[in-house]
C1' cells in the first nucleotide's frame, strides 16, 4: 500500500432483516437494613450510538468518506 473486522454509559456489553422512550451487569450517588461496616433490597444520575455527509416519511441499524484500534497479505 491492498483486503477484512470492530467502534453504543467510567468499564464489560445487548440491541440488525430501518419504526414503541436505546437497555442490562459492574462501578458511582442517595435511601432502607445494621450498634457499625460489609452483604442484601429499593431508587437516581450517567449515552451528541467514533466523526461527517448521503438515502429515506423515519437511521445505532443501509451507503460513501474520514479517524482510532485489531487481524490478514506482498
Nucleotide at each position: 500500500g491492498c483486503c477484512g473486522g470492530u467502534g453504543u454509559a467510567g468499564c464489560u456489553u445487548a440491541g440488525u432483516u430501518g419504526g414503541u422512550u436505546a437497555g442490562a451487569g459492574c462501578g458511582g450517588c442517595c435511601g432502607g437494613u445494621u450498634c457499625a461496616u460489609a452483604c442484601c433490597c429499593g431508587g437516581c444520575a450517567g449515552g451528541u450510538c467514533a466523526u461527517u455527509g448521503g438515502u429515506u416519511c423515519g437511521a445505532c441499524u443501509c451507503c460513501g468518506a474520514u479517524c482510532a484500534c485489531c487481524g490478514g497479505u506482498a